[in-house]
RNA sequence: GCACCCGUAGUUCAGUUGGAUAGAAUGCCAGACUACGAAUCUGGAGGUCGGAGGUUCGAAUCCUUCCGGGUGCGCCA
Numbered sequence: 001g002c003a004c005c006c007g008u009a010g011u012u013c014a015g016u017u018g019g020a021u022a023g024a025a026u027g028c029c030a031g032a033c034u035a036c037g038a039a040u041c042u043g044g045a046g047g048u049c050g051g052a053g054g055u056u057c058g059a060a061u062c063c064u065u066c067c068g069g070g071u072g073c074g075c076c077a
């Protein structure tokens, strides 16, 4: 340099033939329980879906470009 894959909550991930409120587990906070904790149960907060632009009535999902990570191939010395 070329090709492909990945980027969604603090963390690990699901959701991708566009469809209306963006989710799960875990962690965090509060309450219940307990002599106090742990465990368990209940509730809650936390997201510009990597950035920007475009298409569309509607985009996490499609297109372009940029950024970051990974894999393979190639080039130079």
Stems, first nucleotide, its partner, number of pairs: 001073007010026004019057001028044005050066005
Molecule: transfer RNA
Organism: Oligoflexales bacterium